This is a predicted structure of a 432-nucleotide RNA (Bacterial RNase P class A) from a Pseudomonadales bacterium.
RNAcentral holds the sequence, with entries from ENA.
It is recorded under the gene name rnpB.
Its Rfam family is "Bacterial RNase P class A". By type it is a ribozyme.
Its mean pLDDT, the model's own confidence on a scale to 100, is 77.

RNA sequence: AGAGUCGGCCGGACAGUCGCCGCGUACCCAUCCCCGACCCUCCCCCCGCGUUGGCUGCGUCUUGUGCAGCGCGUGCAGGGGGCGGUGUCCGGGAUGGGUCCGUGGAGGAAAGUCCGGGCUCCGCAGGGCAGGGUGCCAGGUAACGCCUGGGGGGCGCGAGCCCACGGAAAGUGCAACAGAGAGUAGACCGCCGAUGUCGGUACACCGCGAUUGCGGCCGCCGACAGGCAAGGGUGAAACGGUGCGGUAAGAGCGCACCGCACGGCUGGUAACAGACGUGGCGAUGGCAAACCCCACCCGGAGCAAGACCAAAUAGGAACCCGCGAGUGUGGCCCGCACGGGGUUCGGGUAGGUCGCUUGAGGUGUACGGUGACGUGCAUCCCAGAUGAAUGGCUGUCCACGACAGAACCCGGCUUACAGGCCGACUCUGCCA
Numbered sequence: 001a002g003a004g005u006c007g008g009c010c011g012g013a014c015a016g017u018c019g020c021c022g023c024g025u026a027c028c029c030a031u032c033c034c035c036g037a038c039c040c041u042c043c044c045c046c047c048g049c050g051u052u053g054g055c056u057g058c059g060u061c062u063u064g065u066g067c068a069g070c071g072c073g074u075g076c077a078g079g080g081g082g083c084g085g086u087g088u089c090c091g092g093g094a095u096g097g098g099u100c101c102g103u104g105g106a107g108g109a110a111a112g113u114c115c116g117g118g119c120u121c122c123g124c125a126g127g128g129c130a131g132g133g134u135g136c137c138a139g140g141u142a143a144c145g146c147c148u149g150g151g152g153g154g155c156g157c158g159a160g161c162c163c164a165c166g167g168a169a170a171g172u173g174c175a176a177c178a179g180a181g182a183g184u185a186g187a188c189c190g191c192c193g194a195u196g197u198c199g200g201u202a203c204a205c206c207g208c209g210a211u212u213g214c215g216g217c218c219g220c221c222g223a224c225a226g227g228c229a230a231g232g233g234u235g236a237a238a239c240g241g242u243g244c245g246g247u248a249a250g251a252g253c254g255c256a257c258c259g260c261a262c263g264g265c266u267g268g269u270a271a272c273a274g275a276c277g278u279g280g281c282g283a284u285g286g287c288a289a290a291c292c293c294c295a296c297c298c299g300g301a302g303c304a305a306g307a308c309c310a311a312a313u314a315g316g317a318a319c320c321c322g323c324g325a326g327u328g329u330g331g332c333c334c335g336c337a338c339g340g341g342g343u344u345c346g347g348g349u350a351g352g353u354c355g356c357u358u359g360a361g362g363u364g365u366a367c368g369g370u371g372a373c374g375u376g377c378a379u380c381c382c383a384g385a386u387g388a389a390u391g392g393c394u395g396u397c398c399a400c401g402a403c404a405g406a407a408c409c410c411g412g413c414u415u416a417c418a419g420g421c422c423g424a425c426u427c428u429g430c431c432a
Stems, first nucleotide, its partner, number of pairs: 001428010012397007020105005026099009036089003039085002042082005047075005054070005060064001107403001111414002114412005119302004131298005136150005151165001152163004166293002171291002173287002188232002190228003195225007205216004240258006259281001260279004265274003306354004316345006326338004361380008398401001
C1' cells in the first nucleotide's frame, strides 16, 4: 500500500421564529372546603325597667304602705354564651380553565410480534394421559429457544465463520429419476474361465491302418455352464479405505496402517480426548425440521388485563300512597296478581380517574471472574399521549442526510438501514 476478519460508537449541525404534549412557579377567573371577624334570626345567663289587681318572707305594724327574693312581662342601649344562616369580608387549601415564564419530549432498531419474564384477572391438593416446545457439556440469568466459555464436525492459507450437535443394535416407514442392484442387495460393461461340456486346430508323441488318412493326448483359440465383485458405468447414497501378499480372476481370504465396535486404563467437573488390548467387520448403511423412543420444561387469557367514581333514558328490587274508572281469577264480595304515582336502593352504559412509568433502570468507579456476569460505593431521573404530542418555516454550513414513529413494562432473537468514526487482528506485495 492492497485485500480481508471481528468488536464498539454515531445516525445531519447551529441560530431565529411559530406551534403541540407532560411537569413546575407566579397571576387571573369559576366552583367547593376550612379558619377567623362582622351582620342577621332565635334561645339562655348577667343586667336594666315594669308589675303587690301573682307567691313567699321581713320592717312599720290598725287599715294601708314600703323593701327583699321568686315568678311573669319586656329589651331602648349594653356584657357573656349557644344553635343556625343560599349573608358580607379577610386569609388558607383543593379542583378545573386561561395567561406569562421555565423545563423535559422517540429508536438502534420504537418494527416483526418469534421466544422468555414481570404485572393483572380466572382456574388450581397431588399424580397421570393428551398437546406443545427444547435437545453436545459446563456456567451466567428473574427466565429463555438468549449469552459466555469449552468439546465435536464442516469451510477458509489465515484472522475467523457456520452447525436442530440425544437415540437408526425397540418398532413402523421413506428413498423420485437413473441404474443390473436402494437393504434379508445386485451383475449391464468388464475380469477369469481353475473345474466341466461342445466346436476348431500346428509341431511333437501314442494307437489303428498300406506313405498322404482316422482317433487320442499335452497345448492353443472360440463358445457355454460356472467363478468374481478389483475396474468402468448409474446415483445424493452401492454393504469399510489404502497398500502388499495371495489367486484362474478376485475377495478381510491373510497381513500392516487408518476407520469401526467392544473392554478396562489415563487426563478432564463434564462433553470428550489419548494410548493399550481384543474382534476381520454381510454383527451395526442413510433419513427422527418422518412417525416414534428417551430426558427436561410448559395451567389459561391478556393493559380492550384489571380496579374505582358515576349521568340521562329504559328496565329491575323494596317500601309507601291513592284509589277508582280498568284487566284477570270468581256465581258475587273481600282478597290476590297485573296496572298508576312517589321515595329509596342495587347492577350496568356514556363519560371520567387509576393502572402509567423509579425500573431485573442509566452513568462513573473499585473489586471478583478467561468471559457472559456479579457485588459494593457515588451520582442521575431520562416521553407517558388516548383521535393520540415530539412538528412547520427561515437563514448559515457540510461529507446533502438511510431504515424508520413509543402506546403496560423489561431481557433477547430476527429483519430493515444513506453515510461516517474508533479499536484489535489476519494475508499478500514493497522498502529499511